[in-house]
C1' cells in the first nucleotide's frame, strides 16, 4: 500500500415558495341549533432500519372460568444466564472450515424397539465368498521303498510328487455412499485380535478442575459393538381455540323458515359452567355494510407524509505550491393500517473504532 | 388486514413408503396416406419438477428461507 474480518452509527443538513392527512384557535357560510357538515386564515404535527415476509413470541379481545389426568396432535431440543415471552440475545463447551481475524451448526437418544440401503456386488447388518491363498487334516491319482502272498492280480504300512474333491482362510484384489479398528511382530498349511505391543475408538471404575456442557490423568475391560431419528419412535420441556374483519354500543333496514335435549370447554375420563323448551345455539333465506368506541405525541377506512429552488455537505475532472475556484454528476431497499419484542429477506453510499495476513522501509 | 392451499414439456395432468430424473393425452415437426387437405397410422421433439440452501449414499417427494398464484374470511 493491499488484501480481509468483526462490531456500531447514518440513511444528506437548513432555509423558502406551492401542494396533501391529522389536531386546535378564530372568521365566514349552510343545516335548523348550542351541535354537525363545508370553506379560508393562523398555529402546530406528520414512516422505516427494515414500516416488508406474517415465521416466532406476548399485550389486548372474545369463547362462562381458562382447571387436573390419560392418550393423541403440534412445537423446542448442547450447557449456564437474560427476559413478560420466545424457536430471540449474551457467554462458555463440543463439531466442522479458514494461514489467520473470524465464521457455520436442526448440536438430546441408533447399547429400547421397528423399519430403510435403489444399482453394483460373491456378500448389505449378521453376515458373506467372485477372485485369491492354503490344503497342514481326510479322500483320489501316479511313483518308490518295506512286509505278506504269489503263477499272477493284489492286501498293508512308509515316503514323495499331482490335481485341488471335501474343507479351512478371510491376508490381498474387485464392487460399492457404506464391507465389522491401524501399524508392526508372534503364530500358522494359510491365514485371523487367535496372541503381543504401540496408536485411535467405546464402556466402565477411581481422582483432579468447572454451576454445568464437558474436560484433564490414571487403572480396567471385551478386543471394535457400522450410517440413518429434516423414517417412525423413545426421552426432556412447552402449548386451550380464534383473532382488531377480534370485540363493544348507535342508527338505519328486511321476511321469514327449519333442526336441537343436551350443550360448550380440540379428544376422553373427572371436575365445572350455561341449559333442560327459549329472549338459547346453529343452519338457510331475507336486509344493511353507515357512524363512534377499540385506536396511539403519524393515525386512514381505499388509504396523507410531495414538488421546486437556492446554500451548505457527498463523488469526479480541470486549474492551483497551497487555501480555494470552475464544471459535471450520484442518491439506493421501500412505504406505517391494533401495538410492542425478536427473527428472515432486500438495501447505493458514507462515517467512527477494535482485529488478521501479505509487500516494502524505518 | 388476518387465515388458508397450490406451483412438475407451450397447455392439462401421473409418479407408490425417498431408489436409474420422470409416463401419458393434447399441441408442434417429419414421413405416410390424398390430387390437396382433414382424419388416421409411424417416428420424433419438448421437463431436470418455481427460486436457493440442508439432511440423505440418494430429494419432485422430507426440512428451512425466499418468489409467484388461487381461495376464504366484516
Nucleotide at each position: 500500500c493491499g488484501a480481509g474480518c468483526c462490531c456500531g452509527g447514518g440513511a444528506g443538513g437548513c432555509g423558502g415558495c406551492c401542494g396533501c392527512g391529522g389536531c386546535g384557535u378564530c372568521u365566514c357560510g349552510g343545516c335548523a341549533u348550542c351541535g354537525c357538515c363545508g370553506a379560508g386564515c393562523c398555529g402546530u404535527u406528520g414512516a422505516g432500519g427494515a414500516a416488508a415476509g406474517u415465521c416466532c413470541g406476548g399485550a389486548c379481545u372474545c369463547c362462562a372460568c381458562a382447571g387436573g389426568g390419560c392418550a393423541u396432535g403440534g412445537g423446542u431440543g448442547c450447557u449456564g444466564g437474560c427476559u413478560a415471552a420466545c424457536g430471540g440475545c449474551c457467554a462458555g463447551g463440543c463439531g466442522g472450515g479458514g494461514c489467520g481475524a473470524c465464521c457455520c451448526g436442526a448440536c438430546g437418544g441408533a447399547u429400547a424397539g421397528u423399519g430403510c440401503a435403489a444399482c453394483a456386488g460373491a456378500g448389505a447388518g449378521c453376515a458373506a465368498a467372485c477372485c485369491g491363498c492354503c490344503g497342514a487334516u481326510g479322500g483320489g491319482a501316479c511313483c518308490c521303498c518295506g512286509u505278506c502272498a504269489u503263477c499272477a492280480c493284489g492286501a498293508c504300512g512308509g515316503g514323495g510328487u499331482c490335481a485341488a474333491c471335501a474343507g479351512g482362510c478371510a491376508a490381498g484384489g474387485g464392487u460399492g455412499a457404506a464391507a465389522c479398528g491401524g501399524u508392526g511382530g508372534u503364530g500358522u498349511a494359510a491365514g485371523a485380535g487367535a496372541c503381543c505391543a504401540c496408536c485411535a475408538g467405546c464402556g466402565u471404575c477411581c481422582g483432579g478442575g468447572g454451576u454445568g456442557a464437558c474436560u484433564c490423568g490414571g487403572g480396567c475391560g471385551g478386543c471394535u459393538c457400522g450410517g440413518u431419528a429434516a423414517a417412525c419412535c423413545c426421552c426432556a420441556c412447552c402449548c386451550g381455540g380464534a383473532g382488531c374483519a377480534a370485540g363493544g354500543c348507535c342508527a338505519a333496514g328486511c321476511a321469514g323458515g327449519g333442526a336441537c335435549a343436551g350443550g360448550g370447554c380440540u379428544g376422553c375420563c373427572c371436575g365445572u359452567c350455561c341449559g333442560c323448551a327459549a329472549c338459547g345455539u346453529c343452519c338457510c333465506a331475507g336486509g344493511u355494510g353507515g357512524g363512534c368506541c377499540g385506536c396511539a405525541g403519524a393515525g386512514a377506512u381505499a388509504g396523507a407524509u410531495g414538488g421546486u429552488c437556492g446554500c451548505c455537505g457527498c463523488c469526479u475532472g480541470u486549474c492551483u505550491c497551497a487555501c480555494g475556484a470552475c464544471a459535471g454528476g450520484a442518491g439506493a431497499c421501500a412505504g406505517a393500517a391494533u401495538c410492542c419484542g425478536g427473527c428472515u429477506u432486500a438495501u447505493a453510499c458514507c462515517c467512527g473504532g477494535a482485529c488478521u495476513c501479505g509487500c516494502a522501509c524505518c | 388486514g388476518c387465515c388458508c392451499c397450490g406451483g412438475u414439456a407451450g397447455c392439462c395432468c401421473a409418479a407408490c413408503u425417498g431408489g436409474u430424473a420422470g409416463a401419458g393425452g393434447c399441441a408442434g415437426u417429419c414421413g405416410g396416406c390424398u390430387u390437396a387437405a382433414a382424419a388416421c397410422c409411424g417416428a420424433u421433439c419438448c421437463a431436470g419438477u418455481g427460486c436457493g440452501g440442508g439432511u440423505u449414499c440418494g430429494a419432485g417427494c422430507c426440512c428451512c428461507g425466499c418468489c409467484c398464484g388461487g381461495g376464504g374470511u366484516a